Two RNAs folded together computationally: RNase P RNA and transfer RNA, 443 nucleotides in total. Its mean pLDDT, the model's own confidence on a scale to 100, is 76. It holds a member of the Rfam family "Bacterial RNase P class A". Its family is annotated with ribonuclease P activity, tRNA processing and dimeric ribonuclease P complex in the Gene Ontology.

[in-house]
RNA sequence: CGAGUAAGCCGGGCAGCCGCGUGCGGUAACGCAUGAGGAAAGUCCGGGCUUCACAGGGCAAGGGCGCCGGGUAACGCCCGGCGAAGGCGACUUCAGGGAAAGUGCAACAGAAAUAAACCGCCCGCCGGAAUGAACUUUCCCCGACGGGUAAGGAUGGAAAGGUGAGGCAAGAGCUCACCGCCGCGCCGGUAACGGCGCGGGCUCUGUAAACCCCGCCCGAAGCAAGACCGAAUAAAGCAUACGGUUAAACCGUAAGGAGUUGCCCGCUCCCGCUUUGGUAGGGUCGCUUGAUUCGCGCGGCGACGCGCGGGCGAGAUAGAUGGCUGUCCACGACAGAACCCGGCUUACAGGCUUGCUCAAAAA
RNA sequence: GCGGGCGUGGCGGAAUUGGCAGACGCACCAGCCUUAGGAGCUGGCGGGUAACCGUGCAGGUUCAAGUCCUGUCGCCCGCA
Numbered sequence: 001c002g003a004g005u006a007a008g009c010c011g012g013g014c015a016g017c018c019g020c021g022u023g024c025g026g027u028a029a030c031g032c033a034u035g036a037g038g039a040a041a042g043u044c045c046g047g048g049c050u051u052c053a054c055a056g057g058g059c060a061a062g063g064g065c066g067c068c069g070g071g072u073a074a075c076g077c078c079c080g081g082c083g084a085a086g087g088c089g090a091c092u093u094c095a096g097g098g099a100a101a102g103u104g105c106a107a108c109a110g111a112a113a114u115a116a117a118c119c120g121c122c123c124g125c126c127g128g129a130a131u132g133a134a135c136u137u138u139c140c141c142c143g144a145c146g147g148g149u150a151a152g153g154a155u156g157g158a159a160a161g162g163u164g165a166g167g168c169a170a171g172a173g174c175u176c177a178c179c180g181c182c183g184c185g186c187c188g189g190u191a192a193c194g195g196c197g198c199g200g201g202c203u204c205u206g207u208a209a210a211c212c213c214c215g216c217c218c219g220a221a222g223c224a225a226g227a228c229c230g231a232a233u234a235a236a237g238c239a240u241a242c243g244g245u246u247a248a249a250c251c252g253u254a255a256g257g258a259g260u261u262g263c264c265c266g267c268u269c270c271c272g273c274u275u276u277g278g279u280a281g282g283g284u285c286g287c288u289u290g291a292u293u294c295g296c297g298c299g300g301c302g303a304c305g306c307g308c309g310g311g312c313g314a315g316a317u318a319g320a321u322g323g324c325u326g327u328c329c330a331c332g333a334c335a336g337a338a339c340c341c342g343g344c345u346u347a348c349a350g351g352c353u354u355g356c357u358c359a360a361a362a363a
Numbered sequence: 364g365c366g367g368g369c370g371u372g373g374c375g376g377a378a379u380u381g382g383c384a385g386a387c388g389c390a391c392c393a394g395c396c397u398u399a400g401g402a403g404c405u406g407g408c409g410g411g412u413a414a415c416c417g418u419g420c421a422g423g424u425u426c427a428a429g430u431c432c433u434g435u436c437g438c439c440c441g442c443a
Stems, first nucleotide, its partner, number of pairs: 002358009012328007020035006037334001041345002044343005049222004062218005067081005082096001083094004097213002102211002104207003118153002120149005126143003161179006180202001181200008226285004234276005240254005256270005292311008329332001364442007373389003382426001391407005409416002419435005
């Protein structure tokens, strides 16, 4: 330098002016501070929180998960291993329990699909054919029949462990060696699993992202959850004193309520009072300080945990986070919070960093 | 926010339990009929010379996927 692999980071910068949301200060004008993301997205998992249900526990139904060990509040996430597959390698991928509980399915092709004889091969027996002529036997040849045979052919995704040797009429785990499979034992490992030895000639087709079996987990709904306050309007009860009036009704004043500075006076406003119920394009809370983040130290291979110190980094409710100018560069992608976190998945112009592998060349 | 469904020729729409994808209708093309047009009748009709590829897209399970599973894109509907 080339090819590759794994992990991580940035996501236009700076300055000025104008504008918007929130907080603080101020009587006000205004000033100061602060203001989207790595995915705010999809809503695919897991939790917090809240209301409802529920004594506690179990069972059923439904749903989900599935090698082993660990991390975590929890997870279907993450880390470290194991096994299998791919790659020269770094490394990557895996829904990775059970097919010996049962059921279902396996089209077409093929003789046969969980069970086998179509062709072939071999044996027996019968018949035919067979030499220069007649008769005839054996081998060879042809045909039928009765058997043996899973080596070979043909079909298929899959055909009864594989390769080699012995053996046999021909063959065959029929026998043997190696490999594979199954069972048992010992050793290593927390375990998944690995290694070694012995035994069994081998019995088990595939499919559970088909039903199912085994083990484990799950109460339901979601911030439009929910809590408080609440005019109008509705129902019930009670409706005081004085004056005007013959009385009632009605009117006025007091009494009562709200505000103004916590209290008194004063002033302003309301107009029966109390209770229940009840609602708006209502209000307030929920709302952002939290399984938080940064630095250092310690423990751990790691995910992560613990300790100390520092920081506060949006909180709207028609919904702010923008625009213009100048300048610089590599000319700026995907994309916009709405209760909050942990993950996963998906989208993303361009750029940067680090570890490792392979190949070639040069020194 | 919560939940349900759909995607197959140009269009609508079939495909049973996973087993030869496109049945059927409309449209279109060609022929017949007609003086001509319509209607009617007959045939064809995804792409490709073929091998083969094609069910929104990308993967996976399986011998085999429109169908089963995962992710993703788009559309429709319901509830508060």